Context: one part of a larger RNA
RNA sequence: CUGGGCGUAAAGAGUUGCGUAGGUGGCAGAGUAAGUUGGUAGUGAAAUUGUGUGGCUCAGCCAUACACCCAUUACCAAAACUGCUCAGCUUGAGGGCGAGAGAGGUUACUAGAAUUCCUUGUGUAGGAGUGAAAUCCGUAGAUAUAAGGAGGAAUACCGAUGGCGUAGGCAGGUAACUGGCUCGUCCCUGACACUAAGGCACGAAAGCGUGGGGAGCAAACAGGAUUAGAUACCCUGGUAGUCCACGCUGUAAACGAUGGGUGCUAGCUGUUAUCCGUAUCGACCCGGGUAGUAGCGAAGCUAACGCGUUAAGCACCCCGCCUGUGGAGUACGGUCGCAAGACUAAAACAU
Numbered sequence: 001c002u003g004g005g006c007g008u009a010a011a012g013a014g015u016u017g018c019g020u021a022g023g024u025g026g027c028a029g030a031g032u033a034a035g036u037u038g039g040u041a042g043u044g045a046a047a048u049u050g051u052g053u054g055g056c057u058c059a060g061c062c063a064u065a066c067a068c069c070c071a072u073u074a075c076c077a078a079a080a081c082u083g084c085u086c087a088g089c090u091u092g093a094g095g096g097c098g099a100g101a102g103a104g105g106u107u108a109c110u111a112g113a114a115u116u117c118c119u120u121g122u123g124u125a126g127g128a129g130u131g132a133a134a135u136c137c138g139u140a141g142a143u144a145u146a147a148g149g150a151g152g153a154a155u156a157c158c159g160a161u162g163g164c165g166u167a168g169g170c171a172g173g174u175a176a177c178u179g180g181c182u183c184g185u186c187c188c189u190g191a192c193a194c195u196a197a198g199g200c201a202c203g204a205a206a207g208c209g210u211g212g213g214g215a216g217c218a219a220a221c222a223g224g225a226u227u228a229g230a231u232a233c234c235c236u237g238g239u240a241g242u243c244c245a246c247g248c249u250g251u252a253a254a255c256g257a258u259g260g261g262u263g264c265u266a267g268c269u270g271u272u273a274u275c276c277g278u279a280u281c282g283a284c285c286c287g288g289g290u291a292g293u294a295g296c297g298a299a300g301c302u303a304a305c306g307c308g309u310u311a312a313g314c315a316c317c318c319c320g321c322c323u324g325u326g327g328a329g330u331a332c333g334g335u336c337g338c339a340a341g342a343c344u345a346a347a348a349c350a351u
Stems, first nucleotide, its partner, number of pairs: 004322003007305002012319001014202002017200002022195003026089002029086004034082002036078008049067007092192001093189003096185005104178007111155001116150007126137002163170002207248006216242002221237004259318006267296011300307002324351003333344004
């Protein structure tokens, strides 16, 4: 390389939103003849190889005739398939119109509960904490209780195997701006599509820079315990951080450990959105369709576990990735970064 693979054995890139090159591409008609197929002619050295025959007494060996290779050039012909050109179609794709659901996003305003702190009143000796304690707080009046105030962060119930988002993720309420999706209609365009190396964009937490903010929580740190020790688990404190704005970082068990698209292949049950029918005064109920989201399960697949119309089944198209273990996701070099580091990525050697 071919081959075989990628849920859990090595292997799906964090997402693929925008999408370049490239690869692939619906139904039917005409033309063309690049690919394709056939024919003719030329080239395709010799040795070698295969088959036949012959020569060394046989064989090895040698000679001879035919065949063959990877192909390639020119001309002629064919027109099924692919390509190209022209003119079409509507099922793929997109748009219009009419409805709808939603923690989708950004910004601003705002609400109540709770924690903490401050002020004042009542009140008196404890409180807090634990397995038990102690450190700690309290007669300079704590804890408890009542009233008032400050400030920050997060939004109980509803709440769900529920919803939305490409992924990361998103939850009090209101307003403004804004992205996508679903259903109905089958009105318009007429293949406008799929994938996607590089590229652009986004990307939890922690971390970094500048400036704010700081209630609670809490790495580091200090103390008290425990213990043989205890740089821990438990307790009392507590700084970065957690929050906001702008900029950087670019990684996660970034998981469904399952790349994207299209078509096909038994069903049953729940649930969300919506439409139609039935029913009704109307809404439920009941039956059916489409799109999602869950539980089981036929065939099939799988090493097994399990998957099973949301496939890990049956096929096709495109991309990414794997090739024993350790060394190592390391060294060196390069690119990026303020740094931390990230990305790319070996070998010796051992087994």
Model confidence (mean pLDDT): 81 of 100.
Small-subunit ribosomal RNA, central domain from an uncultured bacterium, 351 nucleotides, folded computationally.
The full RNA is in RNAcentral, with records from ENA and SILVA.
Its Rfam family is "Bacterial small subunit ribosomal RNA".